The RNA shown here (transfer RNA) has 73 nucleotides and comes from Mrakia frigida. The coordinates come from a structure-prediction model, not an experiment, and the mean pLDDT is 81.
RNA sequence: GGCCGGCUGGCUCAAUCGGUAGAGUACCUGACUUCUAAUCAGGCGGUUGUGGGUUCGAUUCCCACGUUGGUCU
Numbered sequence: 001g002g003c004c005g006g007c008u009g010g011c012u013c014a015a016u017c018g019g020u021a022g023a024g025u026a027c028c029u030g031a032c033u034u035c036u037a038a039u040c041a042g043g044c045g046g047u048u049g050u051g052g053g054u055u056c057g058a059u060u061c062c063c064a065c066g067u068u069g070g071u072c073u
Base pairs, nucleotide, nucleotide: 001072002071003070004069005068006067007066010025011024012023013022019056027043028042029041030040031039049065050064051063052062053061
């Protein structure tokens, strides 16, 4: 330098053919318990890597860039 993939709550990951982004875990509160842990219930937390484009509407499609991993020379 060429090609391919990843980037989404603090962390790990979903999201079908474009239609209001969910789960686990963590954290907070409550219940339970002599206390803690475990368990149960509820809650908080997202500019979907950045900037543009297409569209009534983009996590999804297109372009550029960034970052990371793999591969070829």
Lineage of the source: Eukaryota > Opisthokonta > Dikarya > Basidiomycota > Mrakia.